[in-house]
């Protein structure tokens, strides 16, 4: 100082969270010492027990105790002690009295208190003050009670009462009386003023106490200190959803009352006072020095300390005192507790300790008055839970310490990785040296905190102070602190955390489970996020968490935000209070700025030096303490006050201007009606239609007349208005801005809370009107449905008077004024020069753009620029513009306007993709032309489905489904029953044992296999080979294609998919790759902030179509020669076709036309081929978590006498159905018979098989030739003749009977094939679909793979025959490019809205119930002070006693506030996939919003008028 989260990406905007310190803390888990600080934030809840305020005998009366001492006894007895007993206050002291002082401090708590309570600063000329210091005086004489004690007597007790005696520093009388007090009264000083100060005179009135011998005390009065009380000005939380409050309330006169001023109280008068600068009411709190944070303003808090304040079980009330209206006093009510003999009592821990409760939490029923301080005392001293110490608690700060040096086989173990080497714990241990703080032994340590006080001496004297000298006692802490000794690494380490913010990773476990989480989120079988472990990383006697508080938050913005689109400019104006506010000059001195002077308490902070071993701590200084007062001076700004001035405003006069308002008067087209008149049958209306209308004559048309609304052209990017809004002509009244001129006026100005006025549609009330058009309603369509859109009808309403309403996307979403800041164009309205083109100068509306400004879109002299006034609003989404309250309104409903809960987003502009029932351009058998099919039938064969013991498994839109399978009877085979094995069927180490393996026959069995004869090894002795034991390995078509490799499919042979540098943007990105032409092509030219290059296209590869060149068999035969019936059959030729290689050719190369250029393009030429000659191979970046673990591979997991293995049967072939893919047909362009011709690619030895015999025939038996240009594997279709003749047929061949043939161990589930016989369904196939652009399509057959055979109509080649269309690019589908819209980005199979259904959650209303402060009326009213009266008592002072006022607490009454609860009922939220629409974002499928009305399950629909977002 910042991170971390909205998005695919980004910049912004804006909330959430986090990291950082603090705590009077709490809890989890750990724990050696030692200091200094700290310890009920909750129940101001109750509250046992002890202690916490006494002292003084130098006031007193006395003597209960106790201690001496005297007298008298008794005892022991040593003849003098003792011991006990009584008696004496005689001493030292002293319980209880009386008396004096003190108890009003100290301690404690924060309940009330929004207050002169608290800070602060002033003032008291309005005041009081024990004890203490100063000063002047003064201290006479007397007298009566009283309590103790003693007697009687009531009571459980507390306690009381009568009687009798006595004392004093109690009490009272009298005398003096400097002063003082009053009263009247002269002079006098001071003061702002009421007022006063001093000196005087006259009248009245007030004093006293002693006790002891150094002293101490009374009494009066004054000053002083000290403490208190009052008064005032400033400051001092929240809530305006608290807006009016006050009857002693304000204020006077005059008294009463106090220390003292005052409605403080009382009679009268008067009618004031306070309040938007926050009164009054309610909530909440002690306040300040301080603290915690923070860069600092500034926020929070108020524990310990310290100043004040308030309280002392609730409430009330005085006494006494100098001081209370009293924490440990009094009364008196009320509540609780205790004690009782029931009659009456007692009591107040917020004092220290300590108990119960409460509650997350908080200590010991401890030691001393040894210090400091306090009372009382002359004093010694007593007293003190004030204090000082101890204890308890890691609850803070701060210091030490758990060891320190060496020590590699880098050691065991752990833990991980693994190519088995290794790598981490790790110098880390072991081991060897060395060192002892602390703790722990023994010992010392009377240190230091202490001197004051008592004696005696001095200086000097009623007295005090200083200083020397002597000399005593006192220590709680404590045998502590500190020092020494001893032994010994020896007794001392954890917690958190390791996804990323944020240092620190791996393995196992689990498997959206259990759990973790401050935010983001982890977790669904490979978790770095959960749990354990092993490293690690922070901190470290402590670590986490949790809760509060600053901060980080410039996130309330004074310092230091904003408002066009993110939240935010009021709908406009007018104008009140406020706030600001031209130029000059003179003046003051509130503000303001400087000096100085008082204050701002100590602590506390910061800085320096000191003291504790250091540090915390502490001590002392100085600084600060921003403040407040009050004083001396400045005079620039502001303020005040005079004078002045024009420029700002104003006002006058001139001139033109406009759809500004009002209110009249008036046109003419249109529409609808009404009549007539022509005139006939349809008219209206849509996508289509239908309802409506219409032979009773509609529409149409003609005329004539009624009637209300609104004004076409002009007209505009266009005038005017404050806005809202304002449009036929015109006439009246009313307002307005511009410009010129510079005549007046002389700052009169700006804004503008509240106020006041205006304010589109739409609604509301009367009253009119009522043509049109049109909410609601009706009906007809359209749909699943259509409460819509669309048609036809239609009421409010649309108009108008008066009158409310007050609101819009009332927008420039952009408040008003004023000044300043480049430029260009258009346009309106004026004044000016003119050469009538123009053009200077003012005011207005536009449009593009300079600096600037913005997050960017953008804005830019009509700023959203630089400034400055002033208003007004904002502070995440939702909840809500809601509830409740209150103000307005007839109603509708407007204004004001929360909260609870809830979510980490919401949001704004931009970019990049995708998408759209958005637009442009292009392509493709995409569509149209056409040609032949499927969809109908039978039958193949895959699939689904359902069946079953099993029908094994995958593939499943397009990109599954004659697909893996390019061959299921066993086998294959994985699946099912059943029979077996358990180192296995198969490979392979290793130790042990044995001598076989093998063949050979038998038995037994369904077979695998088992059993039983037989037969039988080599050796270099090491083994080998085999068998059986044991063991480490095997073995799995078990899961997981969402761990993966490889390979494959589609997008697709679509043209596209990036990079480097550079430019442009804050940045996501753009540019290039975009434009214009072309192309099959991002192919290529041109243009160009790009400039080049990669994958990709195309070329380069193979086949085929012409040639040449080579070669020339098994192929060929022209010429040459032999020979056969016939054939290259033979010699023998490379001419020729044909094989094989290599090569050449095709480039728009050449002409024309068209084009800048690339190129198009011509029935061009040439050429075998012509514009990519035809087909193949080829598959850019990617996409679908596409597909395969079953074809192999591999990773994790699983099984292990079984999920391995091995037999024998089964099954994969099932069969109500459904779908894909073929393959025969349904005929005559055919079918049947018969006869005749022509391929090529390929394959053959367990093989093709010529040829021959036999069968009607599959084929069978001979058999020749070939591992192939030689042998061999019979091509059909076509042609040619017959014949069928339109029909279920000479079509068509399922199906079933019956004989058969071949394979193979075996055809029954389950083969093909032959021949005889049967002869089904179908007579061209609904929606709908599929292929196919030329050697294609249709049509023919023929070959090969796998293959004992084959269920082959499949699939992969081969050739024969061989077409028809393509206007074109509107549509369907699919893709490319450009652009626009977006609320999508998992990307339209997207997002999403609302009502209802289910479940929680807060949370409004309610009949009502229940509490709670607060006030008010009325009734009664203790204790008490005042006053009154007082015939009793008293000598007297007095008092007792009755009475009034006043009240605390209670009654009771009716009212307002809050809070809580409630049947029931309203909306909100939140929730896993519930149930209806389809409203919104794409033109969202009727553009959408915005006010506002009526309608409807629902999201909405419509109608009026706005806005473009």
């Nucleotide at each position: 100082a910042g991170a971390g989260u909205u998005u695919g990406a980004u910049c912004c905007u804006g909330g959430c969270u986090c990291a950082g310190g603090a705590u009077g803390a709490a809890c989890g888990c750990u724990a050696g010492c030692u200091a200094c600080a700290g310890g009920c934030u909750u129940a101001a809840c109750a509250c046992a027990u002890g202690c916490a305020a006494g002292u003084c005998g130098a006031g007193g009366g006395g003597c209960a105790u106790c201690a001496u001492g005297g007298c008298g006894g008794u005892c022991g007895c040593u003849u003098g002690c003792g011991a006990c007993c009584g008696c004496u206050g005689a001493u030292g002291g002293c319980g209880a009295c009386c008396g004096g002082c003190g108890c009003a401090c100290g301690g404690g708590u924060g309940c009330g208190u929004a207050a002169c309570g608290c800070g602060u600063a002033u003032c008291g000329a309005a005041c009081c003050u024990g004890c203490c210091g100063c000063a002047u005086a003064c201290c006479c004489g007397g007298g009566g009670a009283u309590a103790g004690c003693c007697u009687u007597g009531c009571g459980a007790a507390a306690g009381c009462a009568a009687g009798a005696u006595u004392a004093a520093u109690a009490c009272c009388c009298g005398a003096u009386g400097u002063u003082c007090u009053c009263a009247c009264u002269g002079u006098u000083c001071c003061g702002c003023a009421u007022g006063u100060u001093a000196c005087g005179g006259u009248g009245a009135g007030c004093a006293a106490a002693g006790a002891a011998u150094u002293u101490c005390g009374g009494u009066a009065u004054g000053c002083g200190a000290u403490g208190g009380c009052g008064a005032u000005g400033c400051g001092u939380c929240c809530c305006a959803u608290u807006a009016g409050c006050u009857a002693g309330u304000u204020g006077g006169c005059g008294g009463g009352g106090u220390a003292a001023c005052g409605g403080c109280c009382c009679a009268c008068c008067a009618a004031g006072g306070c309040u938007c600068c926050g009164a009054u009411g309610g909530g909440u709190a002690g306040g300040g020095g301080u603290u915690c944070u923070g860069a600092g303003a500034g926020g929070a808090a108020g524990g310990u300390c310290c100043c004040c304040c308030a309280c002392a079980c609730u409430g009330g009330a005085a006494c006494u005192g100098a001081g209370a209206c009293a924490c440990g006093g009094u009364c008196c009510a009320g509540a609780c507790u205790c004690c009782u003999a029931c009659g009456g009592g007692a009591g107040g821990c917020a004092g220290c300790a300590g108990u119960g409760a409460g509650g997350a939490a908080u200590a010991u029923u401890g030691g001393u008055c040894a210090a400091u301080g306090g009372a009382c005392g002359c004093a010694a001293g007593u007293c003190u839970g004030a204090a000082c110490c101890a204890g308890c608690c890691a609850a803070g700060u701060a210091g030490c310490g758990u060891g320190c040096a060496g020590g590699a086989u880098g050691a065991c173990g752990g833990c991980c990785c693994u190519c088995c080497g290794g790598g981490u714990u790790g110098u880390a241990a072991a081991c060897u040296g060395c060192u002892u703080u602390u703790a722990g032994u023994u010992g010392g340590g009377a240190a230091u905190a202490a001197a004051a006080g008592g004696g005696g001496g001095c200086u000097c004297g009623u007295g005090a102070g200083c200083c020397c000298c002597g000399u005593a006692u006192u220590g709680u802490a404590u045998g502590u602190a500190c020092c020494a000794u001893c032994a010994g690494a020896a007794a001392a380490a954890g917690g958190a955390c390791c996804g990323g913010c944020u240092a620190a990773u791996u393995c196992c476990g689990u498997g959206c489970c259990a759990g973790c989480a401050g935010c983001c989120g982890c977790g669904g079988u490979a978790a770095u996020a959960c749990g354990g472990a092993a490293g690690g990383u922070c901190c470290g006697g402590g670590c986490g968490u949790u809760a509060u508080c600053c901060g980080g938050a410039u996130u309330u913005a004074u310092u230091g935000g904003g408002u066009u689109u993110a939240a935010a400019g009021g709908g406009a104006g007018c104008g009140u209070a406020g706030g600001c506010c031209g130029g000059c000059u003179u003046u003051u001195a509130a503000g303001u700025c400087a000096g100085c002077u008082g204050u701002g308490a100590a602590a506390g902070u910061c800085c320096g030096c000191g003291g504790c071993u250091c540090a915390a701590c502490c001590g002392u200084g100085g600084a600060a303490u921003u403040g407040c007062a009050g004083u001396u001076g400045a005079a620039a700004c502001u303020g005040g006050a005079g004078g002045c001035c024009u420029u700002g405003a104003g006002u006058g006069c001139a001139c033109a201007c406009a759809g500004g308002g009002a209110u009249g008067c008036c046109g003419g087209a249109a529409u609808u009606c009404a009549u007539g008149g022509u005139g006939u049958a349809g008219c209206g209306g849509u996508g289509a239609a239908a309802u409506g209308c219409u032979u009773a004559g509609a529409u149409a048309u003609c005329a004539u007349g009624a009637a209300g609304a609104a004004c076409u052209c002009c007209g505009a990017u266009c005038g005017c208005g404050a806005a809202g809004g304002c449009a036929a002509g015109u006439g009246u009244c009313c307002g307005g801005g511009g410009u010129g001129c510079a005549a007046c006026u002389g700052a009169c100005g700006c804004u503008g809370a509240g106020g006041c006025u205006c304010g589109a549609a739409a609604g509301u009330g009367c009253g009119g009107g009522u043509a049109u058009c049109a909410a609601a309603c009706a009906g007809g369509a359209u749909u699943a449905g259509a409460u819509a859109c669309c048609c036809u009808g239609g009421u409010a309403g649309u108009c108008c008077g008066c009158a409310c309403c007050g609101u819009a996307a009332a927008c420039g979403a952009u408040g008003a004024a004023u000044a300043c800041u480049c430029g260009u164009g258009u346009c309106c309205c004026g004044c000016g020069a003119u050469a009538u083109a123009u053009u200077g100068u003012g005011g207005g509306a536009c449009a593009c753009u300079u600096a600037g400004c913005g997050a960017a879109a953008g804005c830019g002299u009509u700023a959203a620029g630089u400034a400055u006034u002033c208003c007004a609003c904002c502070u995440g989404g939702g909840g809500a513009g809601u509830a409740c309250g209150c103000c307005g309104g007839c109603a509708a409903c407007g204004g004001u306007g929360a909260a609870a809960c809830u979510c980490a987003a919401a949001g704004g502009a931009a970019u990049u993709g995708a998408c759209g029932g958005g637009g442009g351009c292009c392509c493709g058998c995409a569509c149209a032309a056409g040609c032949g099919g499927a969809g109908g039938a039978a039958c193949a064969u895959g699939u689904g489905g359902u069946u079953u013991a099993a029908u094994u498994c995958g593939a499943u839109g397009a990109u599954a489904c004659g697909c893996g399978a390019g061959g299921a009877a066993c086998c294959u085979u994985a699946c099912c029953c059943g029979g077996g094995c358990u180192u296995g069927a198969a490979a392979u180490g290793u130790g042990c044992a044995g001598g076989a393996c093998u063949c050979a026959g038998g038995c037994a069995g369904a077979g695998a296999c088992g059993c039983c004869u037989g037969u039988u090894u080599c050796u270099u002795c090491g083994g080998a080979c085999c068998u059986g034991c044991a063991u480490g390995u095997a073995g799995g078509u078990g899961c997981u294609g969402c761990a993966u490799g490889g390979u494959u499919g589609u997008c697709g042979u679509c043209a596209g998919c990036u990079c480097g540098u550079g430019c442009c943007g804050u940045g996501a990105g753009g540019u290039g790759u975009c434009g214009g032409c072309u192309u099959a092509a991002g192919u290529g030219c041109c243009a160009u902030a790009a400039c080049g290059a990669g994958c990709g296209c195309a070329a380069c590869c193979c086949c085929c179509a012409c040639g040449u060149g080579c070669a020339g068999u098994u192929g060929c035969c022209a010429g040459c020669a032999g020979g056969a019936a016939a054939g290259g059959c033979u010699g023998g030729g490379g001419a020729c076709u044909c094989u094989g290689c290599a090569c050449g050719g095709a480039c728009u190369g050449c002409c024309g036309g068209c084009g800048c250029a690339a190129g198009c393009u011509g029935c061009g030429a040439g050429g075998a081929a012509g514009g990519c000659g035809g087909g193949g191979a080829u598959g850019a970046c990617g996409u679908c978590a596409a597909a395969u673990c079953a074809g192999c591979a591999c990773g994790g997991c699983c099984c292990u006498u079984a999920c391995g293995u091995c037999c024998g049967g089964g099954g994969c072939g099932a069969c109500a159905c459904a779908c894909g893919u073929g393959u025969u047909a349904c005929a005559a362009u055919g079918g049947c018979a018969g006869g005749u011709a022509c391929a090529g690619c390929g394959g053959g030895a367990a093989g093709c098989c010529a040829c021959c015999u036999g069968g009607c025939g599959a084929c069978c038996g001979g058999g020749c030739g070939c591992g192939g240009a030689a042998c061999c594997c019979g091509a059909a279709a076509a042609c040619c003749u017959g014949u069928c003749u339109c029909a279920g047929u000479u079509c068509g061949g399922a199906u079933c009977g019956g004989a058969g043939u071949c394979u193979g161990c075996a055809a029954c589930c389950c083969g093909a094939c032959u021949c005889c016989a049967u002869g089904a369904a179908g007579c061209u196939g609904g929606a709908u679909u599929c292929g196919c652009u030329a050697g294609u399509a249709a049509u023919c057959g023929c070959g090969c793979a796998u293959c004992a055979g084959c269920c082959a109509u499949g699939g992969c080649g081969c050739g024969g025959u061989g077409a028809a269309u393509a206007c074109g690019u509107u549509c369907c589908c699919g893709g490319g490019c450009c652009u626009u819209g977006u609320a999508c980005a998992c990307a339209c199979c997207g997002c999403c809205c609302g009502u209802c259904a289910a479940g929680c959650c807060a949370u409004g209303g309610a009949a009502g119930c229940c509490g709670g402060g607060g006030g008010u009326g009325c009734c009664u009213g203790a204790a008490g002070u005042g006053c009154g009266u007082g015939a009793c008592c008293g000598c007297a002072a007095g008092g007792a006693g009755c009475g009034c006022c006043c009240u605390a607490a209670g009654g009771u009454a009716a009212a307002a506030c809050c809070g809580g609860u409630g049947a029931c009922u309203g909306g909100g939220g939140c929730u896993a996939a519930g149930u209806c629409g389809u409203a919104a974002c794409a033109a969202g499928g009727u553009a959408g919003c915005c006010g506002u009305a009526c309608c409807g399950g629902a999201a909405g629909g419509u109608g009026c008028g706005g806005c473009u977002g």